[in-house]
Context: one part of a larger RNA
RNA sequence: GGCGCACGGUGGAUGUCUUGGCGUCGAGAGGCGAUGAAGGACGUUGGAACCUGCGAAAAGCCCAGGGGAGCUGGUAACCGAGCUGCGAUCCUGGGAUCUCCGAAUGGGGAAACCCACCCGCAAGGGUACCCAUGACUGAAUGCAUAGGUCAUGGGAGCGAACCCGGGGAACUGAAACAUCUCAGUACCCGGAGGAAAGGAAAUCAACCGAGACUCCGUAAGUAGCGGCGAGCGAAAGCGGAUCAGCCAGUUGAAGGAUGAACGCGUUGGAAUGCGCGGCCGAAGAAGGUGAAAGCCCUGUAACCGGAUGCUGGUCAGCCCAAGAGUAGAGUCGGUCCCGUGGAACCCGGCUUGAACAUGGGGGGUCCACCCUCCAAGGCUAAGUACUACUCGACGACCGAUAGUGAACCAGUAAGGCGACUGAAUGAUGACAAGCACCGCGAUGAGCGGGGUGAAAGAGUACCUGAAACCGUGCGCUU
Numbered sequence: 001g002g003c004g005c006a007c008g009g010u011g012g013a014u015g016u017c018u019u020g021g022c023g024u025c026g027a028g029a030g031g032c033g034a035u036g037a038a039g040g041a042c043g044u045u046g047g048a049a050c051c052u053g054c055g056a057a058a059a060g061c062c063c064a065g066g067g068g069a070g071c072u073g074g075u076a077a078c079c080g081a082g083c084u085g086c087g088a089u090c091c092u093g094g095g096a097u098c099u100c101c102g103a104a105u106g107g108g109g110a111a112a113c114c115c116a117c118c119c120g121c122a123a124g125g126g127u128a129c130c131c132a133u134g135a136c137u138g139a140a141u142g143c144a145u146a147g148g149u150c151a152u153g154g155g156a157g158c159g160a161a162c163c164c165g166g167g168g169a170a171c172u173g174a175a176a177c178a179u180c181u182c183a184g185u186a187c188c189c190g191g192a193g194g195a196a197a198g199g200a201a202a203u204c205a206a207c208c209g210a211g212a213c214u215c216c217g218u219a220a221g222u223a224g225c226g227g228c229g230a231g232c233g234a235a236a237g238c239g240g241a242u243c244a245g246c247c248a249g250u251u252g253a254a255g256g257a258u259g260a261a262c263g264c265g266u267u268g269g270a271a272u273g274c275g276c277g278g279c280c281g282a283a284g285a286a287g288g289u290g291a292a293a294g295c296c297c298u299g300u301a302a303c304c305g306g307a308u309g310c311u312g313g314u315c316a317g318c319c320c321a322a323g324a325g326u327a328g329a330g331u332c333g334g335u336c337c338c339g340u341g342g343a344a345c346c347c348g349g350c351u352u353g354a355a356c357a358u359g360g361g362g363g364g365u366c367c368a369c370c371c372u373c374c375a376a377g378g379c380u381a382a383g384u385a386c387u388a389c390u391c392g393a394c395g396a397c398c399g400a401u402a403g404u405g406a407a408c409c410a411g412u413a414a415g416g417c418g419a420c421u422g423a424a425u426g427a428u429g430a431c432a433a434g435c436a437c438c439g440c441g442a443u444g445a446g447c448g449g450g451g452u453g454a455a456a457g458a459g460u461a462c463c464u465g466a467a468a469c470c471g472u473g474c475g476c477u478u
Stems, first nucleotide, its partner, number of pairs: 001477009015463001016427002020398002022395007029387002031158002039101003042055003046079002049075003061095006070083003106115003116127004129155009162193001163191005173180001177227001203210002214241005224232002245314006255304002258302001262277005278295002280284001286298003317379003320323001328352007338364001359374005414421002434462001437449004
């Protein structure tokens, strides 16, 4: 040095656990804001820091209701000082206060700061801009108007997705690329609501008829469009969802208090285990309690309460001032399955421009016949889309390299000029009982006794404690 055995160290895998996540379903809510939001800065408790709460009236003040013995939030104790059956702490609702910044709005500004004016003794209040309405005033310019001033009301900003409108790419695909595609997508802007949009036929259909709109299925990858390439891609029809209101029956959400029934022995540190004998059950869901509890605790079932849904009946769109620079045409674009095509229908720019129900639009150029409807005014629940947020239930979802990036003071520490990027760290024990006291040591660290504890080989570097890796002893061997 190697191999083997034994015992350790180191390390933090594994097992078990779960405070945190993920998903689905149901219900609620679908907004907040000049009465100053969202989000912050700075303060605030008797005692440092952070979190939470609150705002110079500052872990709080007042009122009403609930509740009923302790309380002065958490890490997190300790000391001090207090509150409380004259009902505190706590819970629900309402009110008061609410520094400074922030739409931020008196002016400024490098956010949380600086500097003003007016009224008022002071406390305090007012002073941004835009729009609407009203009043006063008032030029060139006589009447007026523009403009100016004041009053009242509104707006402004934030917010996850869903919705409507205005703009609107490229990579890509076409095995290159230009029409085309990606795609009216991403993105930008405006606007609104709990939904939005659409909506009661100048619609379809086909000689039979239907009867607003929206959504789903189908029709159908069909009819079509297409450098007829890549690809794109309907509609009618049919089947469903829904269809306000009122009446009757039925159902039973939130919330609320009450809420049954066990002992002994035994092992053990501890009984919920085991043994024996009982009991309740409209309650044997679940969680907790020193191991595994229907009967120890919280609960659970049942009860009260009445929201809402469901079923049946009746009924099922409305309103007005009744629609002209409109319909149509020409030209240029856009949109529909339709890329200009025989290209209708629909929408827009420019130029034009009817009829008036004895009329007009449509039925895919156009004409006739026939059928059908009545544009150029408006409103309209439900069915449909979404979930930042609240509550509940559930899971052949995860279990700390998993599950959210985040179980732990995380969008933190840290990195970057910046836009932005972005971690790691869970578990002593039933209870801190967290090792009094003694010894060695440097008045250390650490260790040895001793004590606690069921266990300290559970000592806070704390459950279990694998492997790599590092040792000590013994054996064999070179």
Large-subunit ribosomal RNA, domain I from a Phycisphaerales bacterium, 478 nucleotides, folded computationally. Model confidence (mean pLDDT): 84 of 100. Rfam family: Bacterial large subunit ribosomal RNA. Lineage of the source: Bacteria > Pseudomonadati > Planctomycetota > Phycisphaerae > Phycisphaerales.